[in-house]
RNA sequence: UUUAUAGACUUCUAGGGUUCCGGUUUGGGUGAAACGGAGCAAGUAUUGAACUUGUGUCUGGAUUUGAUGCAAAUGCUGGUCCAAGAGAGGUCGGUAAGCUAAUUGGUUAUAAAUUUUGAAUGCCUGAUUAGUUUAUUACACGGCGGGACAAAAGCCCGGGAGGA
Numbered sequence: 001u002u003u004a005u006a007g008a009c010u011u012c013u014a015g016g017g018u019u020c021c022g023g024u025u026u027g028g029g030u031g032a033a034a035c036g037g038a039g040c041a042a043g044u045a046u047u048g049a050a051c052u053u054g055u056g057u058c059u060g061g062a063u064u065u066g067a068u069g070c071a072a073a074u075g076c077u078g079g080u081c082c083a084a085g086a087g088a089g090g091u092c093g094g095u096a097a098g099c100u101a102a103u104u105g106g107u108u109a110u111a112a113a114u115u116u117u118g119a120a121u122g123c124c125u126g127a128u129u130a131g132u133u134u135a136u137u138a139c140a141c142g143g144c145g146g147g148a149c150a151a152a153a154g155c156c157c158g159g160g161a162g163g164a
Stems, first nucleotide, its partner, number of pairs: 007092006015082002020079002022076001023074005029068002035060004039055006093137012105124003113117001139159001141162001145157003
């Protein structure tokens, strides 16, 4: 200086903001009852025009108690959501070794045996395929800036630039 590899999926976490839910604040809408005031009706009383009962006709209580839905703002413990190459698990895959089974190469062996072919057995702790068991899957300092989704981030650019 160049090339290749450091796997895939998934569940979480550090972390992240604000779509949605929720919380908080503000605004205006709807909206009681008790208890009054006036009016009206009936009754009682009689010169003091008052008292009693009823009535939702108007009005106060009421810019309400408590609640309800609408709008805006706010990241606010949270839910939803995003989320690590250098964070944690799981499954699969890769690699290594063993075991089981099958197939097959060399040799034992132009030898045993047999009259025409060429064994059994052992070894090379041979090779391949399938299953299964165990192990392993290392190392890793890292901006600025930009990008996506609603938005932001240890997400992506990026095992980048750079550095040792």